[in-house]
């Protein structure tokens, strides 16, 4: 100097005037006194406590992850370790299971695009024809994937035999497959010796294959409970007639009239007042914040993380309070200056808790400290 | 709290199984008419919300994000 990782901060002080729980004293206004956003309180992506509801066991479907071990309440997270890939380098980054189980797709260019392919080219040994004394020339019939040329991809790659020219034909090395043996828990790594190439790519295409979960979401939900309406019970009135009984009354029958129910009759329930009883709604309380909490040491692990000890208490409300001036400092932005500073501007990054945690994402002016690489 | 859908030309939509994006209306120029409309023929016009990613190839598929509409919850 110019990178790379890992932590933290993100205005501080003071007055004033306010708001919102809480405590205590008033109980009538009030008074004191104490406390009041984050790293992400955001996005609702994941996973859990908690809390109703469902649930005998098992499967489908739809969906999520997806290299190995570990940590954790869990998880798509977090840790170390393979493996691939970028960086000189510290170090970053990775949807990283299966393409020898099926199906599918690959525009355009190109002769061919996946049990491929003679466009340009290579050859004429082996058969035949023709010329020709001859060596040869052309020609059929046919070989060949080794150069060109297309393409994101051309059916192992590089070299030496070889061969008419050529081809894993053979041979070496390098890749690939499985086999054995050795190292690691294991993902894998490495070693032999063997196959002559079989099995191109794409699953953030269908699909296999393993592994997970039942639903809902604090407006969850529990409790306490009005006024009216309705709902059960139990009593009593009211209309006729009979009987009793001086009457108050009582006892037994019986009609009608309106209303539902229903196309209609029949049938049946209801009708007025009083009292109790259960349910439910406004309304209230709870859930509601002490917790997988939080700071410090120690020990055990390489680390994530576990345990031990010692301290601390840090909002909890109703669609919602946590502001607003001012001044001192301190910051940024402008212009002046060589510099110190001076002057002018700007309330000053992102961004506002709604049951609690644990993650990932995504947004941030500015500054700080550590390790480390070139 | 707890879900769903969309963004493609100026404007209202197409876009199947990824293959190189289009239609209508409006622009803009010519024709046609003494003019204008209307017809007719021609063009022009697109960072397919944004950023990354998978793939040879992305409006499509996959992550994250901006914006914008609508539902649903008690109770009867």
């Nucleotide at each position: 100097g110019a990178g790379u990782c890992g932590g933290c901060c993100g205005g501080a002080c003071a007055a004033u005037c306010g708001c919102c729980g809480c405590u205590g004293c008033a109980u009538c206004c009030g008074c004191a006194g104490g406390g009041g956003a984050g790293g992400a309180a955001a996005g609702u992506c994941c996973g859990g406590g908690c809390u109703c509801c469902a649930c005998a066991g098992g499967g489908c479907a739809a969906g999520a992850u997806g290299c190995c071990a570990g940590g954790u309440a869990a998880c798509g997270c977090c840790u170390g370790g393979g493996c691939g890939g970028c960086g000189c380098g510290a170090g970053c980054c990775g949807a990283c299971g299966g393409a020898a189980a099926g199906u599918g797709c690959a525009a355009c260019a190109g002769a061919g695009a996946a049990c491929a392919g003679a466009c340009c080219g290579c050859c004429u040994a082996c058969g035949u024809c023709u010329c020709g004394c001859a060596a040869g020339a052309g020609g059929c019939c046919g070989g060949c994937a080794a150069g060109g040329g297309u393409g994101a991809a051309a059916c192992g790659g590089u070299g030496c035999g070889g061969u008419a020219a050529g081809a894993g034909c053979g041979c070496a090395c390098c890749g690939c497959g499985g086999u054995u043996c050795c190292g690691g828990u294991a993902a894998c790594g490495g070693a032999a010796a063997c196959g002559g190439c079989a099995c191109g790519g794409c699953a953030a295409a269908c699909c296999c294959c393993a592994u997970c979960g039942g639903g809902a979401g604090c407006a969850a939900g529990a409790c306490c409970a009005a006024a009216u309406a309705g709902g059960g019970a139990a009593g009593g009135g009211g209309c006729c007639g009979c009987c009793g009984g001086c009457a108050a009354c009582g006892g037994c029958g019986g009609a009608a009239c309106g209303c539902g129910u229903g196309g209609c009759c029949c049938a049946c329930g209801c009708g007025c007042c009083u009292u109790c009883c259960g349910g439910g709604u406004a309304g209230g309380u709870c859930g509601c914040u002490g917790g997988a909490g939080c700071g410090c040491c120690g020990c055990a692990g390489c680390g994530a993380u576990g345990c031990g000890g010692c301290g601390c208490c840090u909002a909890g409300a109703g669609g919602a309070a946590u502001g607003a001036u001012u001044g001192u400092c301190g910051g940024g932005a402008c212009g002046c200056g060589c510099a110190a500073g001076c002057g002018u501007u700007c309330g000053c990054a992102c961004a506002g808790a709604a049951c609690c945690c644990g993650g990932c994402u995504u947004a941030c002016a500015g500054g700080c400290c550590g390790a480390c690489u070139c | 709290u707890c879900c769903g859908c969309g963004a493609u030309a100026g404007c209202u939509c197409a876009g199947u199984c990824g293959g190189u994006a289009g239609a209508g209306c409006a622009a803009g120029u010519g024709a046609c008419u003494g003019u204008u409309a209307a017809u007719c023929a021609c063009u022009g016009g697109g960072u397919c919300g944004u950023a990354g990613g998978u793939u040879c190839g992305a409006g499509u598929c996959c992550u994250a994000c901006u914006c914008g509409c609508g539902g649903a919850g008690c109770c009867a």